[in-house]
Context: one part of a larger RNA
RNA sequence: UGACGGGGGCCCGCACAAGCGGUGGAGCAUGUGGUUUAAUUCGACGCAACGCGAAGAACCUUACCUGGACUUGACAUCCUCUGACAGUCUCGGAAACGGGAUCUUUCCGACUUGUCGGAACAGAGUGACAGGUGCUGCAUGGCUGUCGUCAGCUCGUGUCGUGAGAUGUUGGGUUAAGUCCCGCAACGAGCGCAACCCUCGUCUUUAGUUGCCAGUAUUCAGUUAGGCACUCUAAAGAUACUGCUUCGGUUAACGGGGAGGAAGGUGGGGACGACGUCAAGUCCUCAUGGCCUUUAUGUCCAGGGCUACACACGUGCUACAAUGGGCGGUACAAAGGGUUGCUAGUCUGCAAAGAGGAGCUAAUCCCAAAAAGCCGUUCUCAGUUCGGAUCGGAGUCUGCAACUCGACUCCGUGAAGUUGGAAUCGCUAGUAAUCGUGGAUCAGCAUGCCACGGUGAAUACGUUCCCGGGCCUG
Repeated sequence: UGACGGGGGCCCGCACAAGCGGUGGAGCAUGUGGUUUAAUUCGACGCAACGCGAAGAACCUUACCUGGACUUGACAUCCUCUGACAGUCUCGGAAACGGGAUCUUUCCGACUUGUCGGAACAGAGUGACAGGUGCUGCAUGGCUGUCGUCAGCUCGUGUCGUGAGAUGUUGGGUUAAGUCCCGCAACGAGCGCAACCCUCGUCUUUAGUUGCCAGUAUUCAGUUAGGCACUCUAAAGAUACUGCUUCGGUUAACGGGGAGGAAGGUGGGGACGACGUCAAGUCCUCAUGGCCUUUAUGUCCAGGGCUACACACGUGCUACAAUGGGCGGUACAAAGGGUUGCUAGUCUGCAAAGAGGAGCUAAUCCCAAAAAGCCGUUCUCAGUUCGGAUCGGAGUCUGCAACUCGACUCCGUGAAGUUGGAAUCGCUAGUAAUCGUGGAUCAGCAUGCCACGGUGAAUACGUUCCCGGGCCUG
C1' cells in the first nucleotide's frame, strides 16, 4: 500500500423478508458422470461445465472403430514428357478402385499451312514439398465468459514524507452514479458514469398503393366507383428541462407533494462493459511459435459407432384433473418466411397425406387454423370420458437408403402418477403465471434456442439475519 476478520460505521442488489409459480417424487425428452464397447470422436467441470461448442450425428457431417485401398498424394506452387478433358458400354468389387471396349481432339498468337510458342485442363515421372480436427490455451494473437452496468481505476504539476508512498479520490450533504453542491494543499485532466445511437409511447408535416373507409352510391365481400378525413405504413420534425408551483434544505446540490401533460423527475426496453481479476475458456472457427508424424498421426471408400445402459446428477416437457376433460358452434393478434420456394379454391382419403392446379419475386398471393376466450352440451370425483408412457398392427412423407437410427397418421393397448423429504430456483408490472404464433439450422427431423403477440396477478412492514458488492475506519 493492499487483502482478510464468526471487528466497527454508512449504503446498495429479487440478497433476505412479503408474495406468486416452480425444481427435488412420476413418465418421457435432452446434456453430463459412470459403466460397457472394436469404437461408444473431442472439448467444457463451483458460481462463470452439464437442451454448453452442436442454428438440427440415418449416408454425408465425422474428427472415432473394423475392413478394403493410395503414396508428390483429396488440395497449392515449380520442373520434364505425353495428350485436350469429359462422357458411354462392359467385367471384377461392398464401394473406393482396377482391367477392357467405344466415342472423340479445346482456345490464342506467329506464320512457310504444318510446325513452333503460349493459356487452360488431364495423364505419367522426379523431387523440392503438400497434408495432420496430432501435442502444448502453462509459448501466443484474435475472440469470449466472469466479478459487473458494480462505481470505480488512474495521470500531470504542486505540496507533504529519508523512503515505500500520501494528498487530489478523504470530510459535511446528495445521487442510480467519483452524480452534483459545499468545504479543504491542492489545482486540473484522462478512462469509466450520464448524454449522443436504436426501439416503444404522444403530436405535426410530407406521401396515399398493394394499405384505410367518415359521408354518397354499389357488392356475397372495401367488391367496385369515389376519397386520403381516420387507421396504418415510413421519412422529417416537435415534445420532458425539476421548466412552473409549494414545503423542507446551508440563500446550495437535492428531496417530498402539486399543476399542466400522451408521458415526470434516468418515461419503458435495447445496444454500449473502465483499470484489472481468474496462468478462467478456446491450438477442434481462424491465425500462429515450438514439438511430433511423412507408404502415415496424411488421403479415398464401405459398414459400424457418436443413439450402448445395473446406476447417479443437471436442464426441460407432459401430467396427477372439475378454475378440468370430451364434443359442437363462434370471436379477436403481432412478428416473420416464401421461386430448387409458399401453395389457395376443387376432388380422393377417418387421418398423416395424395391428385390436380389458380395466385404470388409479395402492405397485392400463400403459409394461416391463432390458442387460451365466449356460448351450448356431456362427464360427477373414480386411477376415472384424468393421465398418456409402453407395446402390437396398418399406413403416409422426406430421402440413393429410415434394420441398427427419422418424423407424422389411424386402430388397439392403456404403465407410473392422487401435488412430491431434506433441500433449492425464478420473478417487482404489461413483470410472474398462462395461451398460442413465427423464424434460424434444415431433404427429413425441436419438449431446445431466438423472436412475436393474447389474457394478466400477488407482494415489498422493513434491513436483524443469509449471499454478493461499494465507501470510510481502530